Model confidence (mean pLDDT): 84 of 100. Large-subunit ribosomal RNA, domain V from a Candidatus Omnitrophota bacterium, 584 nucleotides, folded computationally. Its Rfam family is "Bacterial large subunit ribosomal RNA". The source organism's lineage runs through Bacteria, Pseudomonadati and Candidatus Omnitrophota.

[in-house]
Context: one part of a larger RNA
RNA sequence: CCUGCAUCAAGACGGAAAGACCCCGGAACCUUUACUGUAUCCUGGUACUGGAUUUUGGUCCUGUAUGUGUAGCAUAGGUGGGACGCUUUGAAGCUUUGGCGCUAGCCGGAGUGGAGCGGAAAUGUGAAAUACCACCCUUACCGAACUAGGAUUCUAACCUUCGGCCGUGAAACCGGCCGGGGAACAAUGCCAGGUGGGCAGUUUGACUGGGGCGGUUACCUCCUAAAUUGUAACGGAGGCGUACAAAGGUUCUCUCAGUGCGGUCGGCAAUCGCACGGUGAGUGUAAAGGCAGAAGAGAGCUUAACUGCGAGACAUACAAGUCGAGCAGAUACGAAAGUAGGUCUUAGUGAUCCGGUGAUGGCGUGUGGAAGCGUCAUCGCUCAACGGAUAAAAGGUACUCCGGGGAUAACAGGCUGAUCGGGUCCAAGAGUUCACAUCGACGACCCGGUUUGGCACCUCGAUGUCGGCUCAUCACAUCCUGGGGGUGGAGAAGCUCCCAAGGGUCCGGCUGUUCGCCGGUUAAAGUGGUACGUGAGCUGGGUUCAGAACGUCGUAAGACAGUUCGGUCCCUAUCUGAUGCAGG
Numbered sequence: 001c002c003u004g005c006a007u008c009a010a011g012a013c014g015g016a017a018a019g020a021c022c023c024c025g026g027a028a029c030c031u032u033u034a035c036u037g038u039a040u041c042c043u044g045g046u047a048c049u050g051g052a053u054u055u056u057g058g059u060c061c062u063g064u065a066u067g068u069g070u071a072g073c074a075u076a077g078g079u080g081g082g083a084c085g086c087u088u089u090g091a092a093g094c095u096u097u098g099g100c101g102c103u104a105g106c107c108g109g110a111g112u113g114g115a116g117c118g119g120a121a122a123u124g125u126g127a128a129a130u131a132c133c134a135c136c137c138u139u140a141c142c143g144a145a146c147u148a149g150g151a152u153u154c155u156a157a158c159c160u161u162c163g164g165c166c167g168u169g170a171a172a173c174c175g176g177c178c179g180g181g182g183a184a185c186a187a188u189g190c191c192a193g194g195u196g197g198g199c200a201g202u203u204u205g206a207c208u209g210g211g212g213c214g215g216u217u218a219c220c221u222c223c224u225a226a227a228u229u230g231u232a233a234c235g236g237a238g239g240c241g242u243a244c245a246a247a248g249g250u251u252c253u254c255u256c257a258g259u260g261c262g263g264u265c266g267g268c269a270a271u272c273g274c275a276c277g278g279u280g281a282g283u284g285u286a287a288a289g290g291c292a293g294a295a296g297a298g299a300g301c302u303u304a305a306c307u308g309c310g311a312g313a314c315a316u317a318c319a320a321g322u323c324g325a326g327c328a329g330a331u332a333c334g335a336a337a338g339u340a341g342g343u344c345u346u347a348g349u350g351a352u353c354c355g356g357u358g359a360u361g362g363c364g365u366g367u368g369g370a371a372g373c374g375u376c377a378u379c380g381c382u383c384a385a386c387g388g389a390u391a392a393a394a395g396g397u398a399c400u401c402c403g404g405g406g407a408u409a410a411c412a413g414g415c416u417g418a419u420c421g422g423g424u425c426c427a428a429g430a431g432u433u434c435a436c437a438u439c440g441a442c443g444a445c446c447c448g449g450u451u452u453g454g455c456a457c458c459u460c461g462a463u464g465u466c467g468g469c470u471c472a473u474c475a476c477a478u479c480c481u482g483g484g485g486g487u488g489g490a491g492a493a494g495c496u497c498c499c500a501a502g503g504g505u506c507c508g509g510c511u512g513u514u515c516g517c518c519g520g521u522u523a524a525a526g527u528g529g530u531a532c533g534u535g536a537g538c539u540g541g542g543u544u545c546a547g548a549a550c551g552u553c554g555u556a557a558g559a560c561a562g563u564u565c566g567g568u569c570c571c572u573a574u575c576u577g578a579u580g581c582a583g584g
Stems, first nucleotide, its partner, number of pairs: 001584008010576003014571002022405006028397004034202005041194007050154010061143001063141003067137001068104001077136005084118003093112008158182003162179006205217003214234001219239005241386001242284001243343002248302007256280001258276005282291002285348001287346003306329004312323003318387001331340003354380007362373002412459001413457001414455003418452001420448006429439002466541001467539003471533001472530005479504003482499006506520005547565004551560003
């Protein structure tokens, strides 16, 4: 070195299971004051469903009554006709009684009485007699009809799991007959209003240096933006969801802020005068770019903040967006030339559908109309997740499931090294004096890859995760033992630095603990790496499934780097590797 046997499990990111954690997409169950439905239940109407009495409304009719501003005989409803009407079928008056009432009176019943009473004319009034007739209005009553409701009652519908007899000897079912009870209710059908996680179908956005929480989501201005335009990030700063009938148009006029000097109250600063003052003021509102020959500040007159168009351009995936000379009509200002289709400019916004309103010369389902539609104008969206899925929508899952992802987190590795650990340089200072025995501020430069992180590069068709046990192996920035330099080293004991990895580096109590604290020893009880070494070597106390409880949160389902009790750890070794033995 080869071969074999036995043994061990460090590796073959070993085998097994298309990762259960996480994210993305989908699903399923569960919850609820998510949305939309719905069973059930309640209530009402109506049908099945009839009679009577009484009562309360409504409509209409007949009759009767009713009606007071002021003035005026006086309680004048309106209009018209009208000169007569009522009366022995009992007038005036009187007695008594009822009703109304604005307390003035009006209307009726009974008795008595026995012949008159009321108008027209005059006065007053907007209007003249309820003298008489007709049609009406307000309010009230008697009566009739129709209709609606309430209450009570009846019996014949209907109900009866009340009794008796019969249909078959039995029978709790069914039917018939006789009776009892209830009763137009109930039950049932249909229509409607409510209630309704009992049940059902669904929704519950995206971006995101994993996801969640937070923030953002459309538009305007600047920087980033790399001297045309454009250009991203959870890059750095700010604004907007309007305002204005003048803050628009036009003609004419003017120049600001500030400073110096002068000047009553008056002061640092008010209004006034002179001078300097080129933009530092002002511009409705953010910023930028502009604007003094004004776009800034005033005054006069006004409505172009017009209608119908629009050559041609900018910008642009589309849809949108922007500028625009000029023509026609009618107009404002200006002597005129001219200017004016809002505002110094860039934000102040919302497609389509659906619906409303106004206008209209179009269409009009045989024809004429109409309904409806079209066209023009205009209105209704924090559709703000702002190119707007619907008119209409929140949550839980550790009981979970499926499809995917190392496109994306937790472990480990990798890169980085802010943080962490170590070193060197400078030397202010401390050290009585003296920077450097020892310590060393403010700083500078390196090293390491043990902490917490950042990144998300292999692995989600699986790389098992803390601690302990067992067995280790390496580094040296050395805990002990060894050799040295310095000392603020007398000795002893120390401090600090250099060399050095041969060997060594404890036993217990508490806790799942690593760590830590405590007790007792020791020469010392080192610091780290090895997938925070080591689960195909062991354990399984912790963490991290399903059960259960407490506290807290949540309406609830449930949730909690809060706690608590409980909770399946598989693999017969093919190869590499290792140890022992045997043979060649």